[in-house]
RNA sequence: GGGGCAGUAGCUCAGAGGGAGAGCGUCUCUAUGGCAUGGAGAAGGUCGCGGGUUCGAAUCCCGUCUGCUCCACCA
Numbered sequence: 001g002g003g004g005c006a007g008u009a010g011c012u013c014a015g016a017g018g019g020a021g022a023g024c025g026u027c028u029c030u031a032u033g034g035c036a037u038g039g040a041g042a043a044g045g046u047c048g049c050g051g052g053u054u055c056g057a058a059u060c061c062c063g064u065c066u067g068c069u070c071c072a073c074c075a
Stems, first nucleotide, its partner, number of pairs: 001071007010024004018055001026042006048064005
């Protein structure tokens, strides 16, 4: 220098044009004399960043940043 993969909630991840979600975690209530545990509910997101296409973009296109990986080059 070139190719590929990944970036979404505190953590691990799903979602491949039209509701931003799951598990764990956090908080509240509840069952219990209490803990563990169970049940109910809630908070938490510029979907890495910028632009484009589209009536509409986490999703498609372009650029860019970070990480992993393969190839090439130099020594």